[in-house]
RNA sequence: AGGGUUUGAUCAUGGCUCAGAACGAACGCUUGCGGCGUGCCUAACACAUGCAAGUCGAACGAGAAAAUCUUGCUUGCAAGAUGAGUAAAGUGGCGCACGGGUGAGUAACGCGUGGGUAAUCUACCUUUGGGACAGGGAUAACACUCCGAAAGGAGUGCUAAUACCUGGUACGAUGGGAGUUUCGAAAGGAGUUUGCAUGAAAGGUGACCUCUUCCUUGAAAGUUGCCGCUCGAAGAUGAGCCCGCGUCCCAUUAGCUUGUUGGUGGGGUAAUGGCCUACCAAGGCGAAGAUGGGUAGCUGGUCUGAGAGGAUGAUCAGCCACACUGGAACUGAGACACGGUCCAGACUCCUACGGGAGGCAGCAGUGGGGAAUUUUGCGCAAUGGGCGAAAGCCUGACGCAGCAAUACCGCGUGAGUGAUGAGGCCUUAGGGUCGUAAAAUCCUGUCAGGUGGGAAGAAAUGUAUGGGAGAAUAAUACCUCUUAUGCUUGACGGUACCACCAGAGGAAGCACCGGCUAACUCCGUGCCAGCAGCCGCGGUAAUACGGAGGGUGCAAACGUUGUUCGGAAUUACUGGGCGUAAAGCGCGCGUAGGCGGUUUGUUAAGUCAGAUGUGAAAGCCCAAGGCUCAACCUUGGACGUGCAUUUGAAACUGGCAGACUUGAGUACUGGAGGGGAUGGUGGAAUUCCCGGUGUAGAGGUGAAAUUCGUAGAUAUCGGGAGGAAUACCGGUGGCGAAGGCGACCAUCUGGCCAGAUACUGACGCUGAGGUGCGAAAGCGUGGGGAGCAAACAGGAUUAGAUACCCUGGUAGUCCACGCCGUAAACGAUGUCAACUAGGUGUUGGAAUCAUUAAUGGACUCAGUGCCGAAGCUAACGCGAUAAGUAUCCCGCCUGGGGAGUACGGUCGCAAGACUAAAACUCAAAGGAAUUGACGGGGGCCUGCACAAGCGGUGGAGUAUGUGGUUUAAUUCGACACAACGCGCAGAACCUUACCUGGGUUUGACAUCCCGUGACAGCUGUAGAGAUACAGUCUUCCCUUCGGGGACACGGUGACAGGUGCUGCAUGGCUGUCGUCAGCUCGUGUCGUGAGAUGUUGGGUUAAGUCCCGCAACGAGCGCAACCCCUGUCCUAUGUUGCCAUCAGAUAAUGCUGGGCACUCUUAGGAGACUGCCGGUGUCAAACCGGAGGAAGGUGGGGAUGACGUCAAGUCCUCAUGGCCCUUAUACCCAGGGCUACACACGUACUACAAUGGCCGGUACAAAGAGCAGCCAACUCGCGAGAGUGAGCAAAUCUCAAAAAGCCGGUCUCAGUUCGGAUUGGAGUCUGCAACUCGACUCCAUGAAGGCGGAAUCGCUAGUAAUCGCGGAUCAGCAUGCCGCGGUGAAUCCGUUCCCGGGCCUUGUACACACCGCCCGUGGCACCACGGAAGCUGAUUGUACUAGAAGUCGUCGGGCUAACCCUUCGGGGAGGCAGACGCCCACGGUAUGAUUAGUGAUUGGGGUGAAGUCGUAACAAGGUAGCC
Repeated sequence: AGGGUUUGAUCAUGGCUCAGAACGAACGCUUGCGGCGUGCCUAACACAUGCAAGUCGAACGAGAAAAUCUUGCUUGCAAGAUGAGUAAAGUGGCGCACGGGUGAGUAACGCGUGGGUAAUCUACCUUUGGGACAGGGAUAACACUCCGAAAGGAGUGCUAAUACCUGGUACGAUGGGAGUUUCGAAAGGAGUUUGCAUGAAAGGUGACCUCUUCCUUGAAAGUUGCCGCUCGAAGAUGAGCCCGCGUCCCAUUAGCUUGUUGGUGGGGUAAUGGCCUACCAAGGCGAAGAUGGGUAGCUGGUCUGAGAGGAUGAUCAGCCACACUGGAACUGAGACACGGUCCAGACUCCUACGGGAGGCAGCAGUGGGGAAUUUUGCGCAAUGGGCGAAAGCCUGACGCAGCAAUACCGCGUGAGUGAUGAGGCCUUAGGGUCGUAAAAUCCUGUCAGGUGGGAAGAAAUGUAUGGGAGAAUAAUACCUCUUAUGCUUGACGGUACCACCAGAGGAAGCACCGGCUAACUCCGUGCCAGCAGCCGCGGUAAUACGGAGGGUGCAAACGUUGUUCGGAAUUACUGGGCGUAAAGCGCGCGUAGGCGGUUUGUUAAGUCAGAUGUGAAAGCCCAAGGCUCAACCUUGGACGUGCAUUUGAAACUGGCAGACUUGAGUACUGGAGGGGAUGGUGGAAUUCCCGGUGUAGAGGUGAAAUUCGUAGAUAUCGGGAGGAAUACCGGUGGCGAAGGCGACCAUCUGGCCAGAUACUGACGCUGAGGUGCGAAAGCGUGGGGAGCAAACAGGAUUAGAUACCCUGGUAGUCCACGCCGUAAACGAUGUCAACUAGGUGUUGGAAUCAUUAAUGGACUCAGUGCCGAAGCUAACGCGAUAAGUAUCCCGCCUGGGGAGUACGGUCGCAAGACUAAAACUCAAAGGAAUUGACGGGGGCCUGCACAAGCGGUGGAGUAUGUGGUUUAAUUCGACACAACGCGCAGAACCUUACCUGGGUUUGACAUCCCGUGACAGCUGUAGAGAUACAGUCUUCCCUUCGGGGACACGGUGACAGGUGCUGCAUGGCUGUCGUCAGCUCGUGUCGUGAGAUGUUGGGUUAAGUCCCGCAACGAGCGCAACCCCUGUCCUAUGUUGCCAUCAGAUAAUGCUGGGCACUCUUAGGAGACUGCCGGUGUCAAACCGGAGGAAGGUGGGGAUGACGUCAAGUCCUCAUGGCCCUUAUACCCAGGGCUACACACGUACUACAAUGGCCGGUACAAAGAGCAGCCAACUCGCGAGAGUGAGCAAAUCUCAAAAAGCCGGUCUCAGUUCGGAUUGGAGUCUGCAACUCGACUCCAUGAAGGCGGAAUCGCUAGUAAUCGCGGAUCAGCAUGCCGCGGUGAAUCCGUUCCCGGGCCUUGUACACACCGCCCGUGGCACCACGGAAGCUGAUUGUACUAGAAGUCGUCGGGCUAACCCUUCGGGGAGGCAGACGCCCACGGUAUGAUUAGUGAUUGGGGUGAAGUCGUAACAAGGUAGCC
């Protein structure tokens, strides 16, 4: 510090996700030791048991027992002593308000911070000044009696106090009064003087006898110390109250409030105050968020972060609140009280049923809840607390230990040498790796284990013995302080630590290994099982699943899950945006608010600087120190951005006062304008009505029909009515804030611009709420209604057509008044102002120069357009009319969908508008640009693509291939073009891969090993054969004589074998686009980039062929050429070819001699290059025409196939990975099948006839093949053929007859003398064998068929058509295939259309690329949500009712010790019980509100490999789309 993920690729936007750190964690797996922290986050749920607050005998009265001892004796009893002034209980004092727990409540002066208290209190403690006198009456304990199950209670009687009470005294206390000083802004405070009133107390315990008293010691009523008590004044500490500021979310909570706000009097409190009360006034709070709702203890801090921030509030510390729930007070210095009281409620327990008891959110512990959180431990030794004079007692505070890898920190699990390299795994079979790893050997000794030693934490206090000092005293005593010595105190714990012993011995796991992200192979599995944080893996070769080997990372841990921050600049203060990605309100006016021109003075609120106080401790940071280090701990320092007070400064902002003119405005003179409103006036056109003329159609469309018209339409002329809109001008021209505004005239009226002066003097800008305007459609009332026209009707179109097209047609469109308040209300661009190159139009104005003028030039202000610099932008683009530069104010955005929806609220007559979520779901959605592909987009070009022609196919029969069906099998492959006379250049057996049956198992074939032997052949028997058996024949080659080699048979195992699977694992080969003209690269340049340029453009070509131009310059693969055949000529050659000339022979023939001239053969050359001429063209390339030439613009044909596409075809040619079979999916054999047959298709052949058939005669090729062959001639056969047999391995011989043609004859338009299928019979040939299943011949038979529907194919010249000939395969079999020649046409105007292709351009939501993408209804499954008659809870308001305990008030007839009076009977004061009243908790009734759950059913939404219907959108998406 970034990375992954939208795309074919790119940039940017934007979300999701990962890597980091942390945790009071949990879960999985594993586990050696120690240190130090931490440990119910859930049910503030319920709790058994034990403990957690007591202490003081030096405040007080009373006061045991067990046990032991002694005595007495009646021998198991009595008394006494010790126990013991002890235990337990009581009165009284202090404490129990601390310490400890929890976070339910609380959004609050609760907390934090800083102040105030002149509005207050403070037990114990400290300092200081006084006092402490005289009396009195009770009461508990106790005893007795009684009630009750118990808890408890009642009565009578006795007694004490530092308990209680009365009186006295008293100050500087308190309360009035009067005077006075001082402080304060005031309210008021602090002193001081005087007098009045009110208000105190308690003793205990030591010592002593100096004083006093009793008096011998000794003692107290005396003296004195200490403690305690009382009244004051201060301090310290703690607390109460008040105030400024800060402190979560919701406005789908906007109004709240009657003790409410204030005043006066009174009450109450320690104290202010509506805190309470009576009266008076009507206030108080709120958009800077009142009220309401939700959530929450707050802080120091903690986690994270560079910081700013964000999240959090366990442990530790401060504050608050609470103590089963609710209410209440009492006591007290302090409580409305965790381990107190009373009442009510719920729950639990006891009960004798009458009543009672209880409160772990103290420490342990239990149940429950939960993913989850410990021991019913030890000790007061330390620290701290309570009481006490003290010893001491109490202390689940605390100190320790236990449990838990729960966090952090530390240590160990060994080190050296050691190869001959086990075993596993992989392997290209060579090797590699775990790996010096192990074993072995030699060392070390941490931890754990054993043995022994063994701390610190302890300081005190007390006591004993000394010393010193102080106060006081009569005193040396007592007392206080201090010091020395001795003794006394350790839970942890025999712990830390140390030494020794032994011995590598007891101590390593977890996760991951596709990318992000470090780390790779094998096997298994086969879209299954599974993985997954995101992208995504898995459908037979998975580095992604599971296992293994290996590796990587961390390590007593490691992973997973959850949560927080970070990354995320993804809420942006630091630090983002809004033309098109999400985002500018439709537009004005304007309130609050925010911001604001120049200048002077002043002030000091903001601002800046200094000082002071505070900002607790702990923590963080720094330094030092202590545990062996570290974690941890100790000490010191720094920081603490804040708040408060105070002293200064005065630039800037603000306040106050004054001035200015440039912002803003006013006046004046002119100007343009569809600005607005009202009233009026025109002309053109449509329609309708009337009349005339006139006759059969009109209208409408792609074509039609509905419709109108003989009752007279359309057309045309004249007249009239009515409504709406205003042609031309008219223009990226004008006006307006926007919506919007268009004939002319008049009236009223708003704004704008220019010019020149004068005036006001910042009066300004923006603008949350608010308010006004606001297209069209729509709504209400009343008019109006010509045209147009939703709905609707009809006609068409269509598979359908609730549409597009047509004919009609109602609301509406128009007017008046009132609503609605929305639009793609758009420049998708908020308003105002400033600054920043230019060029060029146009509108309005001013002034200037020139001109006779029209007008022109230069300039300026205000608008409105285009182009463009810098700059900006993701790019597109914007560019003085900014999207540039900087400022002010407002609005808005934060992934897509759900959704601008639901609910709630406001508005509206309604339609609906405004405001506006969530659950759930996806990993994208979206922008700009790029390359392709595509378009029922455009342009240019091309091809037998169409057109123009010729001949076919599709109809018939047959052949052949395919589908389908059938079958035991009908082997397999090929499927649009580019499968289907294709693999197959030839299935009777073989082929053959298929089926049935019979056989073989190291195999039919290859290599290695062992044994035996030649093998082979021939004969016979069995059998369908394979095969088996028997017999016969025979004895290989080399040799060093050991043996070796070849071959055959038998055997063993390695292995053979497979036309078994996968062409979607592959090589090779092939098809196709396409012989189309394209496909790329290097360097440079442009672009952020994908990419572009080059390769586009202008011409031209068959061609990216060539030329010109050009930020390109070059190059490669293709094109062309080079190669072959053919067309002309030349040269050479001259047999087997040829024969012009010469000679010879024949019936005839190059037959012979001869010759090589010609043809021809085989070689080698020449020739054609737009070379020449003319024209066109850009001076080019090139094209057109011409000459010459055998041939002319590639002469004709062939071979030759760029980058790539189709997962095209082939594992059955071959090769090959993987998988599968191995007495079978291998091998051998016989027979069968591939030849089936209702049918469908493709490709052919033959025909349908007279341009023909048949008969006879007759002419002319080329290219091939031939010895297991071609076969002449001859004989036989009607013929297929047979017999015999010459020649020829072929320019020699043979196949071999060419056929169409030509000549002659016949047939005469018919199912024929056309056509030949089919069938019967007889044969021939090949072959081991023609039954399934060959070809051919002869005789006979003589089917369909009379030129072929929709549709469709081939061909541009020696071509189509037509005619025959040959060859490969092959024993035989050709209508197929491959070749050859003969005869030999027609047409091409042209590129509108169909199909294919090329280039440029355009649109795109496509990129698997239009066979694309994609929308909606309905159906099914699942999920969450809304409505809903209602139902059930929770919270809360209002009204009424009710009224426990308790405070307060009133009464108090009953009761009553202290004080007073008394006639002693009693009375009074005071008090108590009790009663009543106010307030009030739980509760009740009624009625609302909010919220939650649920609800028959209903509504839309989301999701879901292959379901339905259509085709809406993306291309002009086939009616442009959208709002």
This is a predicted structure of a 1523-nucleotide RNA (small-subunit ribosomal RNA) from an uncultured prokaryote. Rfam family: Bacterial small subunit ribosomal RNA. Gene Ontology terms of the family: structural constituent of ribosome and ribosome. The sequence is in RNAcentral, with records from ENA.